[in-house]
RNA sequence: CCUCGAAAGGGCAAACCCGUCGAAAGACGGCGACGCAAAGCGAUGGGCCUUAGCCUUCUGGUCAGGCGCGGGAUUUCGCGCUUGAAUGGAAAGGUCGCCACGCUACCGAAG
Numbered sequence: 001c002c003u004c005g006a007a008a009g010g011g012c013a014a015a016c017c018c019g020u021c022g023a024a025a026g027a028c029g030g031c032g033a034c035g036c037a038a039a040g041c042g043a044u045g046g047g048c049c050u051u052a053g054c055c056u057u058c059u060g061g062u063c064a065g066g067c068g069c070g071g072g073a074u075u076u077c078g079c080g081c082u083u084g085a086a087u088g089g090a091a092a093g094g095u096c097g098c099c100a101c102g103c104u105a106c107c108g109a110a111g
Base pairs, nucleotide, nucleotide: 002111004108005107011036012035017030018029019028020027021026034097040103041102042101044100045099046098047095048094049093050092051091054089055088062085063084064083065082066081067080068079069078070077071076
C1' cells in the first nucleotide's frame, strides 16, 4: 500500500409505531435493530417506485354526463351522436439499504 477483514474501540440503522412535510413515491425527527466494512458522500448511467399538474386520445372496450330517436308506460329499456375520464406521452420527483461509476475515510492481525 491492497480487489484483505483478525482484534479492539467505536460507527450507521431496515421493518413496525408516533409526529411534521409532500398529491404520491418518499423525506426529516423520535422510538427501535433487520442488517451493514463504506449502510460515508454524489441521482452521473442502468434498474425500480410515484403521477398532483401538463399534452394527446385514430380504432375498439369500460365508466360517467349531455342530446336525439324509437318501444313500453310511475322513475324503464334499446339504438345513435357527443363531452369527459389514461390503461398513452412528455416532463418532473423519489430511491446510493438495487447495481455500476466517481470522490472521500477509522483500525491494522494474518497474507